[in-house]
C1' cells in the first nucleotide's frame, strides 16, 4: 500500500443480513434490600448507553450508503 473482519452499558456479547418504531437487551460486575450470629452462596429490586466520529437516504437508522478514526487478520 491492497483486501477482509471488528467497534453497542464498567467487562464479555446479542440485536445488524431482511430498517418499524412505549424505555436498545442478556450474562458478569456495581448499589440497595431480604435471608444469616457474621461472611459466602441464594432471592428480589435499582442505576448505568447521544450503539466509534461526521455526513447522506428515509415517515422512520444500532441496522442501508459514503468518508474518516481505532483495533485485528491476510497478502505485498
Nucleotide at each position: 500500500g491492497u483486501g477482509c473482519c471488528u467497534g453497542u452499558a464498567g467487562c464479555u456479547c446479542a440485536g445488524c443480513c431482511c430498517g418499524g418504531a412505549a424505555c436498545a437487551g442478556a450474562g458478569c460486575g456495581a448499589g440497595a434490600g431480604g435471608u444469616u450470629c457474621c461472611u459466602a452462596a441464594c432471592c428480589u429490586c435499582u442505576a448505568g448507553g447521544u450503539c466509534c466520529a461526521g455526513g447522506g437516504u428515509u415517515c422512520a437508522a444500532a441496522u442501508c450508503c459514503c468518508u474518516g478514526c481505532a483495533g485485528g487478520c491476510a497478502c505485498g
Description: Transfer RNA from a Candidatus Nanoarchaeia archaeon, 76 nucleotides, folded computationally. The sequence is in RNAcentral, with records from ENA. Its Rfam family is "tRNA". By type it is a transfer RNA. Rfam describes the family as follows. Transfer RNA (tRNA) molecules are approximately 80 nucleotides in length. Its mean pLDDT, the model's own confidence on a scale to 100, is 82. The same sequence occurs in records of 2 taxa.